[in-house]
Context: one part of a larger RNA
RNA sequence: UGACGGGGGCCCGCACAAGCAGUGGAUUAUGUGGUUUAAUUCGAAGCAACGCGAAGAACCUUACCAGGGCUUGACAUCCUCUGACCGCUCUAGAGAUAGAGUUUCCCUUCGGGGCAGAGAGACAGGUGGUGCAUGGUUGUCGUCAGCUCGUGUCGUGAGAUGUUAGGUUAAGUCCUGCAACGAGCGCAACCCACGCCCUAUGUUGCCAGCGGGUAAUGCCGGGAACUCUUAGGGGACUGCCCGCGUCAAGCGGGAGGAAGGUGUGGAUGACGUCAAGUCAUCAUGGUUCUUACGGGUCGGGCUACAAACGUACUACAAUGGCGGUAACAAUGGGUCGCAAUGUCGCAAGGCAAAGCCAAUCCUUAAAAACCGUCUCAGUUCAGAUUGCCCUCUGCAACUCGAGGACAUGAAGUUGGAAUUGCUAGUAAUCGUUGAUCAGAAUGCAACGGUGAAUACGUUCCCGGGUCUUGUACA
Numbered sequence: 001u002g003a004c005g006g007g008g009g010c011c012c013g014c015a016c017a018a019g020c021a022g023u024g025g026a027u028u029a030u031g032u033g034g035u036u037u038a039a040u041u042c043g044a045a046g047c048a049a050c051g052c053g054a055a056g057a058a059c060c061u062u063a064c065c066a067g068g069g070c071u072u073g074a075c076a077u078c079c080u081c082u083g084a085c086c087g088c089u090c091u092a093g094a095g096a097u098a099g100a101g102u103u104u105c106c107c108u109u110c111g112g113g114g115c116a117g118a119g120a121g122a123c124a125g126g127u128g129g130u131g132c133a134u135g136g137u138u139g140u141c142g143u144c145a146g147c148u149c150g151u152g153u154c155g156u157g158a159g160a161u162g163u164u165a166g167g168u169u170a171a172g173u174c175c176u177g178c179a180a181c182g183a184g185c186g187c188a189a190c191c192c193a194c195g196c197c198c199u200a201u202g203u204u205g206c207c208a209g210c211g212g213g214u215a216a217u218g219c220c221g222g223g224a225a226c227u228c229u230u231a232g233g234g235g236a237c238u239g240c241c242c243g244c245g246u247c248a249a250g251c252g253g254g255a256g257g258a259a260g261g262u263g264u265g266g267a268u269g270a271c272g273u274c275a276a277g278u279c280a281u282c283a284u285g286g287u288u289c290u291u292a293c294g295g296g297u298c299g300g301g302c303u304a305c306a307a308a309c310g311u312a313c314u315a316c317a318a319u320g321g322c323g324g325u326a327a328c329a330a331u332g333g334g335u336c337g338c339a340a341u342g343u344c345g346c347a348a349g350g351c352a353a354a355g356c357c358a359a360u361c362c363u364u365a366a367a368a369a370c371c372g373u374c375u376c377a378g379u380u381c382a383g384a385u386u387g388c389c390c391u392c393u394g395c396a397a398c399u400c401g402a403g404g405a406c407a408u409g410a411a412g413u414u415g416g417a418a419u420u421g422c423u424a425g426u427a428a429u430c431g432u433u434g435a436u437c438a439g440a441a442u443g444c445a446a447c448g449g450u451g452a453a454u455a456c457g458u459u460c461c462c463g464g465g466u467c468u469u470g471u472a473c474a
Stems, first nucleotide, its partner, number of pairs: 001474002003471003007468007015458002019422005026314001028312005034305002042053002064300002067297001070294001073123001077122002079119005087102006105114003125289002128287001130285001134283002136278003139274001141272001146185006152161003165176003191266004196234005202228001206223002210221003237260001240254005316415001320374006332363003337356002341352004381412001386407002389404004428450007
């Protein structure tokens, strides 16, 4: 100087407390360990691995296994020779591939080049190993308030001072004091979105006033007010008032205001820590394989299943289930597409098909509300499982897809010890959209609807900051 202490002081954080909803019990989905397997490819491992890489494994993907096949190679550069190659048809084969038939060159500065085949070797190739050789990138402490430097001063020196102290702040934020005076990286601000107003704009969006028209609708003439679109501005600064405070920084209250003391949310992550993760995104050193650890193919596997763990979905019901009536969104997406409308089907869906490369056309709610019924039951709860018949995608749904109809109707009556999230348009609850994608979400990323309770407080648990103290630790 650090680190540590079941030492002390001060201070923060959904850390506790106060509340709300869960997880842990059940079924299922998904990931993991384990076991099994010819193979169940590989990686991730307390927090910070486990709906993670994977924004989507039937083939492909695919790296794994088995079989049958290739060896200058699927890909790159160089040399020599040949002239077509590709395509189409047939045969053998699971296919890769092999054979047969058919057809047949292009450009040129005339040197050659393109493309294909054969040959020789230099070489190609490796998702082989090493993340403890690395770059790049990411997680975490932590959006915590810290981490340092120059000059000066003090100390033999390591170092100290500044950065400590008194206040204050979300903040090393600011003020005052002080052998310190300044500065840098962080904090804050600058950036984006939302909330209020103004100006501009006026179609594909809007419709107050005027006119026309309809069963009805901005439907039409028209309008530029309103909503909205997308550009540019304004607006919030403790600016104003009162009190407290060291005549300070600031704090408490108030006015005005759409918004008040960081307005709310996002992006933004200092010096460093964990030899943290990644050689399987990519790049790369040295290492290793080279008729194989390379490359092509078919089939299988990654989907196995006694029990175990994590993360979720759905429930156990009456604040509910079922039937009927009937409202109200926003973000997005659409030509290999979205599809109105009509019609067939109980339905998934089929057939025909307008419009739309979209503020124009299409895709768009559910919970809520009202009426009726069920009356506390393993039920008109719950929906697993199984049988049978279908639909769709796709060469192809057996291993191994999703959906529909009918039948079947399992566990489950609120969950032990323990444990998680959340402080406001939040939790909870309800549906909608998108990426990936032929098809395949209970996952992920977004969007809006309905919309709470509680916070006395900091003794305690956890994590962190700061000053100080002890130490036989470094």
Small-subunit ribosomal RNA, 3' major domain from Capra hircus, 474 nucleotides, folded computationally. Its Rfam family is "Bacterial small subunit ribosomal RNA". Rfam links the family to the GO terms ribosome and structural constituent of ribosome. The source organism's lineage runs through Eukaryota, Craniata, Vertebrata, Dipnotetrapodomorpha and Capra.